[in-house]
RNA sequence: CCAGUAGCUCAGUUGGUUAGAGCACCGGGCUCAUAACCCGGCGGUCGUCGGUUCAAAUCCGACCUGGCC
Repeated sequence: CCAGUAGCUCAGUUGGUUAGAGCACCGGGCUCAUAACCCGGCGGUCGUCGGUUCAAAUCCGACCUGGCC
C1' cells in the first nucleotide's frame, strides 16, 4: 500500500426498498447407464469492535488475518 461478502472464485454504482452471480452440493428431468444439458432447492453475524446517520456491505476510527514493497 492492497484485500477480507455463501464451501470456493468473485460482483455489489452516489449510503436506501429483497445481499447477488458462477462453480460446488442436494432433489428431479433426460439417458440402457454415466457425463454433459435442462428445471428446482440449499447456503451469509458482509473479518471483529465501536462511531456517524432516519437508514451502513458501502462513510469514519481502532484492532485482527492474509498478500506485496

RNAcentral holds the sequence, with entries from MGnify. This is a predicted structure of a 69-nucleotide RNA (transfer RNA) from a marine eukaryotic metagenome. Rfam family: tRNA.